[in-house]
Context: one part of a larger RNA
């Protein structure tokens, strides 16, 4: 020095376990100057963190629940408050709410500095409070250049107007590249990422100048198919539909104008009229009928949301064990045998589940009753029915469609119409047939998506998983900065967390004792292997 077993000792694997996570169902869907999101600084008898308040500062009042106990996490020690209702707790509604932040008096290197004007502080000055003063829109008024009226402009008043925030969803603006085509330029990725703008709980869209084929459907929208089809394509990669059916969901409306009236020099303002394609309305001459759809207002009642409540039924035991909820024995509820807890495995102990009931306040929803609320045919007549519009040329873009035979919508440039005997479409174009009626708006559902919120589920994880984050984590820490970012769970059933003695300067141990277990001692369930020892055998 090997080797084998023994025993430890370091390590923290495994196996158990969940505080925590994902992922979906439901709901819910905005928040700001009435000063928001996010923060700074404060705030407790004693307080470093965190959690809550805000100088009325671990809170202040009212109204409601529920209450024997409380003075958060978090002991402790002081000092209190409370016990049948003014503690505490939970809910609703107020009141406070420094300073900084859209931040807004001005100013600034955020929580900081400096102002004016009225008021007040027994207040002349200084010093301190409290108010009010940012810009831009709209509206009103009043002043007013150049320039005679006016115009701009500048003041002053008034607005529950805007601004800035927010996970995704949604319009619109603008808009890549790797990438694939086995190289690449057309293409593709992709109208994708990433940027800006704006809006809603949804957004967009949306009531035909449609699809379609000679037959008809009738806003829109979202699914299913139709189909990888037709087609589109250095016809390469790749891209890729309609019509039609099934079905979700149903909802339609208003304005411009001819025309009246009022106002006004006008030009136009208000009001009433009217709003479509089988053309329709205005005018204009006859005829003839009475209410109802509503997405408007207003709301009697109800429900449900924000606390709560009541809830059946098991007991021994001289059986184990530290401990019964096990086992053994007899019994019982069940509209409750969902789950969690209690010293091991409970329907019948506890919280609770089934089923029942419940709001003073404040919100959602639905909603009777009332209210407000369109006439129609038929004849004349030629007034009206949306102009730099359609459309044409050229450039481009969207359409599944790449310029192609290339319609069809949008657009920049430059031309530029018809007006119902009229325009526009039906994939070049013409006919013929056949659809609609542009250049003016609005519209609920059916769809999308989850910062939030409560349950309740999962052939989802179970501490290197699972969110980055089970823990005071977007923290330490790292980086000028944008930014990048961890590690780290488990004593016990309860702390009963080792009084007291002994060695030690301690640490740390040895003993007393506590617990079932102390090799469960806070370096704490289990506790592999590597690694490092002690004994013992064996062997060199």
């Nucleotide at each position: 020095g090997g080797c084998a077993c023994a025993c430890g000792g370091u390590g923290g694997a495994u196996g158990c376990c969940u505080u925590g996570g994902c992922a979906g169902u439901c709901g819910a869907a905005c928040c700001g100057a009435u000063g928001a999101a996010g923060g700074a600084c404060g705030u407790g008898g004693c307080u470093a963190c965190c959690u809550g308040c805000g100088a009325u500062a671990a809170g202040u009042u009212c109204c409601g629940g529920u209450a024997a106990g409380g003075u958060g996490g978090a002991a402790g020690c002081a000092a209190c408050c409370g016990u049948u209702a003014u503690a505490c707790c939970c809910g609703g509604a107020a009141a406070u709410u420094u300073c900084c932040g859209a931040a807004u008096g001005a100013g600034g290197g955020a929580a900081c500095u400096c102002a004016u004007a009225a008021g007040c502080g027994c207040g002349a000055a200084c010093c301190g409070c409290u108010u009010a003063u940012a810009u831009c829109c709209u509206g009103u008024a009043a002043u007013g250049a150049a320039u005679c009226c006016a115009u701009a402009g500048u003041u002053a008043c008034a607005g529950u107007g805007a601004a800035g925030g927010g996970a995704a969803c949604c319009u619109g603006g603008a808009g890549a590249a790797c990438u694939g085509a086995a190289a690449c330029a057309u293409c593709u990725a992709a109208g994708u990422a990433c940027c800006c703008a704006g809006a809603g709980g949804a957004a967009a869209a949306g009531a035909a100048a449609c699809a379609g084929a000679c037959a008809u459907g009738u806003a829109u929208u979202c699914c299913g198919u139709c189909a990888g089809u037709a087609g589109c394509g250095g016809c390469g990669a790749g891209c890729g539909a309609a019509c039609g059916c099934g079905g979700a969901a149903c909802a339609g409306c208003c304005c411009a104008a001819a025309c009246c009236a009022g106002c006004g020099c006008a030009a136009g303002c208000u009001g009433g009229g009217g709003u479509u394609g089988u053309a329709g309305g205005a005018c204009u001459a006859g005829c003839u009928a009475u209410u109802u759809a509503g997405a408007c207002u207003c709301g009697a009642g109800a429900a449900c949301u924000u606390a709560g409540u009541c809830g059946a039924a098991g007991c021994g035991u001289a059986c184990u064990g530290g401990a019964a909820a096990g086992a053994c024995g007899c019994a019982c509820c069940a509209g409750a045998g969902c789950a969690g807890g209690u010293g091991a495995u409970a329907g019948u102990c506890c919280u609770g589940u089934a089923g029942g009931c419940g709001a003073a306040a404040a919100g959602u929803u639905c909603a009777a009753a009332a209210g407000c609320g369109a006439g129609g045919c038929u004849g004349g007549c030629a007034c009206c029915u949306g102009a730099g519009u359609a459309g044409u040329u050229u450039a481009g873009g969207g359409c599944a469609c790449g310029u192609g035979a290339a319609a069809c919508c949008c657009u920049g440039a430059a031309c530029g119409a018809a007006u119902c005997c009229g325009c526009c479409c039906g994939g070049a174009c013409c006919a013929c047939c056949g659809g609609g009626c542009a250049a003016g708006g609005c519209u609920a559902a059916a769809u999308a998506u989850u910062c939030c919120g409560a349950a309740c589920u999962g052939a989802c994880c179970g501490a290197u998983a699972g969110c980055g984050a089970a823990a005071c984590a977007g923290u330490a820490c790292c980086g000028u900065g944008a930014g990048g970012g961890a590690a780290a769970g488990g004593u016990g059933a309860a702390a009963a967390g080792c009084a007291c003695c002994c060695c030690g300067u301690g640490a740390g141990g040895g003993g007393a004792g506590u617990g079932a277990a102390a090799u469960a001692g806070u370096a704490c369930c289990u506790g592999a292997a590597a690694c490092c020892g002690u004994g013992u055998g064996c062997u060199u």
Molecule: large-subunit ribosomal RNA, domain I
Organism: Trueperaceae bacterium